[in-house]
RNA sequence: GGGGGUGUAGCUCAGUUGGGAGAGCGCAUGAAUGGCAUUCAUGAGGUCAUCGGUUCAAUCCCGUUCACCUCCA
Numbered sequence: 001g002g003g004g005g006u007g008u009a010g011c012u013c014a015g016u017u018g019g020g021a022g023a024g025c026g027c028a029u030g031a032a033u034g035g036c037a038u039u040c041a042u043g044a045g046g047u048c049a050u051c052g053g054u055u056c057a058a059u060c061c062c063g064u065u066c067a068c069c070u071c072c073a
Stems, first nucleotide, its partner, number of pairs: 001072007010025004019056001027043006049065001051063003
């Protein structure tokens, strides 16, 4: 330098032939227990890496850039 892949909550990840943003763990609060552990309920937490394009509408389609992984040279 070229090819491919990944980027979504604090962490690990799911999601979609375009329309509701989610799970587990973690965190906070409450209840059960004499207390801890544990269980249950509720809640907070997200510019879906960046910028632009297509579209009535983009996490999803197209392009740019950035970071990381991998292959080739």